[in-house]
Annotation:
This is a predicted structure of a 73-nucleotide RNA (transfer RNA) from Cetraspora pellucida. Its mean pLDDT, the model's own confidence on a scale to 100, is 81. The same sequence occurs in records of 2 taxa. The RNAcentral record of the sequence draws on Rfam.
């Protein structure tokens, strides 16, 4: 320097052939316990790396950029 691949919640990640994003742990808050854990019942937390194009509409499809794996040189 080139080539291939990832980037989604605090963490692990689902969702890719556009239609407005879930889960599981984890943290809050209440019931329940003498009390602690467990259980159940709710809640808050994402500008889907970042910056532009396509389009009525982008996590998603183009492009470029950053950051990480990997491969060849």
């Nucleotide at each position: 320097g080139g080539g291939u691949c990832u980037g989604u919640a605090g963490c692990u990640u689902a969702g890719u052939c556009g239609g407005u994003a879930g889960a599981g742990c984890g943290u809050c808050u209440g019931u329940u316990u003498u009390g602690c854990a467990c259980a159940c019942a709710g809640g808050a937390g994402g500008u889907c790396a970042u910056c532009g194009g396509u389009u009525c509409a982008a996590u998603u499809c183009c492009g470029a950029u950053c950051a990480g794996a990997u491969c060849c040189a």
Source information:
It matches the Rfam family "tRNA". Rfam classes the family as a transfer RNA.